[in-house]
Molecule: FMN riboswitch aptamer (RFN element)
Organism: Chloroflexota bacterium
RNA sequence: UAUUUACCUCGGGGCAGGGUGACGUGCAUUGCGCCAAACAGCGGCGCAGCGCACGAAUUCCCGAUCGGUGGUACAGCCCACGAGUUGCGAUUAUUUUGCGAGAGCAUCCAAUCGCAACAUGAUUCUGGUGAAAUUCCAGAGCCGACGGUAUAGUCCGGAUAAAAGAGGUCUAGU
Repeated sequence: UAUUUACCUCGGGGCAGGGUGACGUGCAUUGCGCCAAACAGCGGCGCAGCGCACGAAUUCCCGAUCGGUGGUACAGCCCACGAGUUGCGAUUAUUUUGCGAGAGCAUCCAAUCGCAACAUGAUUCUGGUGAAAUUCCAGAGCCGACGGUAUAGUCCGGAUAAAAGAGGUCUAGU
């Protein structure tokens, strides 16, 4: 430097500090019902209401904070790619069940690939500098899958997973 293949390693960050209190537990009390009791008082249990105490949303409110990969004048917001959930189809292997004499058909489970859908799986403008910047500087904004849970970009979970890609080794030549 070159080609294709194989191998190895790496490959996502974030709620500080406050407010409120759905709801729960305990104590006491009022009403109703039931049990026990000869009656009453007293006691126990259940339901509803009220008072006090404690706990209670990293999700609500104030505020705080985070930003994958390649491209390009340095990017969460531009272009492209990756990742989730659901549905459909194909292929492969294995397995469950049903029908059938059999061939076979249907069905269940798993993996891979492709396509489609989702609030287009999201979201930016202005000014300045400059040859060039929606990327830098200043200012003001916005966005963030699915399941769980008091409503989640940040907690828990799939995930010690996967992937865009990055670096290196081997091989050949110089």